[in-house]
Context: one part of a larger RNA
């Protein structure tokens, strides 16, 4: 708890669906809740403020007069906006029709290259490793090469594969198939505000981690030896568990970033990609106009403490929500909630600068 503010200074929640509440197109009619307005009552007295050549020798004091503004209440009016009611609308928002691009999901079947190992054949001495060595491997036949098999993970060329694509975000990428989600573009046929945001809530949610069961090629935390070093609990090398991979179920964090919440309107230009139309033209392809979604680079106002951002906005508004208020202490402590735990979520204070 106002005010200022959140791309990098503190400070946008990882995302998204949605409950409550908050706001919410055009139009016309009516109500009068707010809202204006006009009387009345009251808002005790003293205190204040104002005025009075009023009283104390001035003053302060005292004394006498007054009135505004605000607020309740009570009654009569306005009806432009905000609220209701009631009746229409197409422009917001869903739907229908046709078409259309994507690595957007799950399942399930396939395929070739390579590593390793296994088995056989040649073949015979060294391989491997490094700045240089070694540790390790091999005459029990290594490495190399040639056939064969097994297995597990990952998808080279195709691809100029990116500055693209799709997805809420995380993320997605060999190659059919089957199911299944969004979007986009025409078309104004349908409903007629059905909307936006959204505390709580609920789904999702890379790695890594954790339970159970199955795999285990290759890498490779931990380890364990060689090196190197003054030392090396590291950088190298050789090995090699957990892990990585599957299924189930948990965990819920990350520089989950565009460090940038979501919707909406409005505001020069100039260039490139990607997607479906469209006019015109054409054998077609290309080019060529005008718009519509995205995805990008440079720029005018503008805006910024700079750097920059600039029609995808940090620029000009409206709505809704989240978060911040100096640095450490403190991604803590105490308490609570979640979880097998590991930990998450919530979250302070003493002291100190």
């Nucleotide at each position: 708890u106002u005010g200022g503010g959140c791309g990098u200074a503190a400070a946008g929640a990882g995302u998204c669906u949605g409950u409550a509440g908050g706001c919410c197109g055009u139009a016309u009619a009516g109500a009068a809740a707010g809202u204006c307005u006009u009387u009345u009552g009251u808002u005790a007295a003293a205190u204040g403020c104002c005025u009075c050549g009023g009283g104390c020798u001035c003053a302060a004091c005292c004394g006498a007069g007054a009135u505004c503004c605000a607020g309740c209440a009570a009654a009569g009016g306005a009806a432009a906006c905000u609220u209701c009611u009631a009746u229409a609308c197409u422009u917001g928002a869903g739907g229908g029709a046709a078409g259309u691009a994507g690595a957007g999901g799950u399942a399930c079947a396939g395929g070739g290259a390579a590593u390793u190992c296994c088995c056989g054949g040649u073949g015979g001495a060294g391989c491997g490793g490094u700045g240089a060595a070694a540790u390790g491997c091999g005459u029990a036949g290594a490495u190399a090469u040639c056939g064969g098999g097994a297995g597990g993970a990952a998808c080279a060329c195709c691809a100029a594969u990116a500055u693209g694509g799709c997805g809420a975000a995380g993320g997605c990428a060999c190659u059919g198939u089957a199911c299944u989600g969004g979007g986009c573009u025409u078309u104004u046929c349908c409903u007629g505000a059905c909307g936006c945001u959204g505390a709580g809530a609920g789904a999702c949610g890379a790695a890594a981690g954790c339970u159970a069961a199955a795999g285990g090629a290759g890498u490779g935390a931990u380890u364990a030896g060689g090196a190197u070093u003054a030392g090396a609990u590291a950088c190298c090398c050789u090995a090699g568990u957990a892990a990585u991979u599957u299924u189930a179920g948990c965990c819920g964090u990350a520089a989950a970033c565009g460090a940038u919440g979501g919707a909406a309107a409005c505001u020069c230009a100039c260039u490139g990609c990607c997607g479906a139309g469209c006019g015109a033209a054409a054998u077609a392809c290309a080019a060529c106009g005008a718009g519509c979604g995205g995805u990008g680079g440079u720029c005018a106002a503008g805006c910024u403490a700079a750097c920059g951002c600039g029609u995808g906005a940090a620029g000009u508004u409206u709505c809704c929500c989240g978060c911040c208020u100096g640095g450490g202490g403190a991604u803590u402590a105490c308490g609570c909630u979640u979880g097998c735990a590991a930990a998450a979520g919530u979250g302070a204070a003493a002291c100190u600068c």